A computed fold for a 73-nucleotide RNA from a Candidatus Adlerbacteria bacterium, annotated as transfer RNA. NCBI's taxonomy places the organism under Bacteria, Bacteria candidate phyla, Candidatus Adleribacteriota. It matches the Rfam family "tRNA". Its mean pLDDT, the model's own confidence on a scale to 100, is 81.

RNA sequence: GCCAGAGUAGCUCAGUUGGUAGAGCAUUUCACUCGUAACGAAAAGGUCGGCGGUUCGAUCCCGCCCUCUGGCU
Numbered sequence: 001g002c003c004a005g006a007g008u009a010g011c012u013c014a015g016u017u018g019g020u021a022g023a024g025c026a027u028u029u030c031a032c033u034c035g036u037a038a039c040g041a042a043a044a045g046g047u048c049g050g051c052g053g054u055u056c057g058a059u060c061c062c063g064c065c066c067u068c069u070g071g072c073u
Base pairs, nucleotide, nucleotide: 001072002071003070004069005068006067007066010025011024012023013022019056027043028042029041030040049065050064051063052062053061
């Protein structure tokens, strides 16, 4: 330099033939217990990597860029 894949909650990951995003673990609170843990309930936590474009509407489609991984030279 070229090709391919990935980027979504603190972490690991879903998701959607375009219609205002979820799970598990972790955190906080409550309940339970003589008490703690476990189990149970709830809450909080997201500019869906960035900038543009298409569209009534973009996490999703298109272009460019950034970061990471793998392959080729």